Source information: TPP riboswitch aptamer (THI element) from an uncultured Alcanivoracaceae bacterium, 106 nucleotides, folded computationally. Model confidence (mean pLDDT): 75 of 100. The model forms 92% of the base pairs in the Rfam consensus.

RNA sequence: UGCUGCUUGACGGGGUGCCGGUAAAACCGGUUGAGAGCAGCUGUUAGUUUGCAACUCGUUGAACCUGAUCCGGUUACCGGCGUAGGGAUUCAAGCGUGCUUUCUCU
Numbered sequence: 001u002g003c004u005g006c007u008u009g010a011c012g013g014g015g016u017g018c019c020g021g022u023a024a025a026a027c028c029g030g031u032u033g034a035g036a037g038c039a040g041c042u043g044u045u046a047g048u049u050u051g052c053a054a055c056u057c058g059u060u061g062a063a064c065c066u067g068a069u070c071c072g073g074u075u076a077c078c079g080g081c082g083u084a085g086g087g088a089u090u091c092a093a094g095c096g097u098g099c100u101u102u103c104u105c106u
Base pairs, nucleotide, nucleotide: 001098002097003096005095006094007093008092009091010090011058012057013056014055017031018030019029020028021027037052038051039050040049041047042046064086065085066084070080071079072078073077
C1' cells in the first nucleotide's frame, strides 16, 4: 500500500410463512428454514401498522419484494419463473495474504 477471506463494532435494509385441531378468532400441536419471537396501537376477526430481540443481507446484492389468486412435481416441501424487473449501494479496527520501500544482520 493493495486484496479478498474471517472476527468485532457502528450505520443502513429485510422477512416473520405453511399444515392440522375448526366454519372463524384466540390458543395448541406439527413442519421447512439462518430466522417464522415478544410487546403495543388500531380494530372486532382484521391492518399498506409501531417498537424491541434474535437471525440475515449491504452491489461479488436470490437478504428481500413484484410477477403470483403464476406453472410443474414424488405436493405442510422442491423446482421453474430467474443472465426478468426492483432492492440497503457502507465505514472503521484487528487477524490473514500479496507487492513495494527502508533499516539491521549474514